The RNA shown here (transfer RNA) has 72 nucleotides and comes from a Lachnospiraceae bacterium.
NCBI's taxonomy places the organism under Bacteria, Bacillati, Bacillota, Clostridia, Lachnospiraceae.
Model confidence (mean pLDDT): 84 of 100.
It matches the Rfam family "tRNA". Rfam's curators write: Transfer RNA (tRNA) molecules are approximately 80 nucleotides in length. It is annotated as a transfer RNA.
RNA sequence: UUUGGAUUGGUGCAAUGCUAGCACGUCGGUCUGCUAAACCGAAAGUUGCGGGUUGGAGUCCCGCAUCCAAAU
Numbered sequence: 001u002u003u004g005g006a007u008u009g010g011u012g013c014a015a016u017g018c019u020a021g022c023a024c025g026u027c028g029g030u031c032u033g034c035u036a037a038a039c040c041g042a043a044a045g046u047u048g049c050g051g052g053u054u055g056g057a058g059u060c061c062c063g064c065a066u067c068c069a070a071a072u
Stems, first nucleotide, its partner, number of pairs: 001071007010024004018055001026042005048064005
C1' cells in the first nucleotide's frame, strides 16, 4: 500500500429493513445470627464517527477512525 473481518450498556455477545435483547457484573429489596447462594426489582445503549438510500436503518450503500488477519 492492497484485500478481508470486527466495532452494539461496565464486560462478553445476540438481533430477517419494522418495540435494541440475553448472560455476567453493578445497585436496592426479600431470606439469613452474618455472609454466600436463591428469588424479586431497578439503573445503565444517542448501536465507533460523518453522510446517503428508504415511509422506516444496528441491519443496505459511501467516506473516515481504531483493532485483528492475510498478501505485497